[in-house]
Context: one part of a larger RNA
RNA sequence: CUGGGCGUAAAGGGUCCGUCGGCGUCCCUGUAAGUCUCUUGUUCAAGCCCGAGGCUCAACUUCGGAAAGGCAAGGGAAACUGCAAGGAUAGAGUUUGUUCGAGGAAACUAGAAUUCUUGGUGGAGGGGUGAAAUCCGUAGAUAUCAAGAGGAAUACCAUGCGCGAAGGCAGGUUUCUAGGACAUAACUGACGCUCAGGGACGAAAGCUUGGGUAGCAAAUGGGAUUAGAGACCCCAGUAGUCCAAGCUGUAAACAUUCCUUGCUAGUUGUCCGCCUUUGGGUGGAUGACGUAAGCUAACGCGUUAAGCAAGGCGCCUGGGGAGUACGACCGCAAGGUUAAAACUC
Numbered sequence: 001c002u003g004g005g006c007g008u009a010a011a012g013g014g015u016c017c018g019u020c021g022g023c024g025u026c027c028c029u030g031u032a033a034g035u036c037u038c039u040u041g042u043u044c045a046a047g048c049c050c051g052a053g054g055c056u057c058a059a060c061u062u063c064g065g066a067a068a069g070g071c072a073a074g075g076g077a078a079a080c081u082g083c084a085a086g087g088a089u090a091g092a093g094u095u096u097g098u099u100c101g102a103g104g105a106a107a108c109u110a111g112a113a114u115u116c117u118u119g120g121u122g123g124a125g126g127g128g129u130g131a132a133a134u135c136c137g138u139a140g141a142u143a144u145c146a147a148g149a150g151g152a153a154u155a156c157c158a159u160g161c162g163c164g165a166a167g168g169c170a171g172g173u174u175u176c177u178a179g180g181a182c183a184u185a186a187c188u189g190a191c192g193c194u195c196a197g198g199g200a201c202g203a204a205a206g207c208u209u210g211g212g213u214a215g216c217a218a219a220u221g222g223g224a225u226u227a228g229a230g231a232c233c234c235c236a237g238u239a240g241u242c243c244a245a246g247c248u249g250u251a252a253a254c255a256u257u258c259c260u261u262g263c264u265a266g267u268u269g270u271c272c273g274c275c276u277u278u279g280g281g282u283g284g285a286u287g288a289c290g291u292a293a294g295c296u297a298a299c300g301c302g303u304u305a306a307g308c309a310a311g312g313c314g315c316c317u318g319g320g321g322a323g324u325a326c327g328a329c330c331g332c333a334a335g336g337u338u339a340a341a342a343c344u345c
Stems, first nucleotide, its partner, number of pairs: 004316003007299002012313001014201004021194003025088003029084003033081002035077009049065006091191001092188004096183005103177007110154001115149007125136002162169002206247006215241002220236004258312006266289010294301002318345003327338004
């Protein structure tokens, strides 16, 4: 290098955009770089192949020839790829109309609940547990009523729902903004697909600065349990959780299943459009089932493929050492990315 793979055995990049690159619809004309063919020249010897010869044969060896391939020049072919010119509309996109949704950002706002404060009633317990205790309470708790403060989260609807590239997104209203689907014609005319580097986004935790802090709660303190208890249980409780601006860049970032395109029985739900004779039909999305076929080591997958193919990218190559050391880059740090070897089984 070829050959093999990546749902669960090692292996799909967290996601998207996109540069180089790779790949790319139909028709006509030209060209002849790739491609094919012919000729000529050249391409050390040996070897391989063919024909002769020499060792008694053979192996071996000598002589002659040829082939294949490479390079160069010339002649030719024009299907495919490339290039040039022209055309087309099935890919892609634009316009118009309808419609959908927890898509995003900002502002305003609502009610329930917890906690706290004040006041009223009331008068001895409350709380907590397996059982207790720490704890709160006659300086009046728990309970109950009224008023107020403040922060966070939005019951029911609600879900096998919906939206988003992924992370993710849920009270209500408004403003700004992005997107999908469908219908209908018209328009552009391959404008496409995938992408090494690169860029953007990216849960939680964590970090910086400044706010905020009701509840919850790492750390911490106390009470229990226990041989001990640095835990599980209980009482407290600080970072944090929230907001603004910035950083970090990782997750079982999972459907452990990369993106795009085409083809290959069905049955049955849900959501969003359109048509409808209200039976249904049709487009998109999202689920379930399935010995249709097919695939798979099996489990299972099965038009949302793990089937049949094509294009592009990423990744794997026994376990441990190790996602570590060193170096480099990034980061305030924590650390992240890239990434070995000795040794050992």
Predicted 3D model of a 345-nucleotide part of an RNA (small-subunit ribosomal RNA, central domain) from an uncultured Pseudomonadales bacterium. The RNAcentral record of the full RNA draws on SILVA.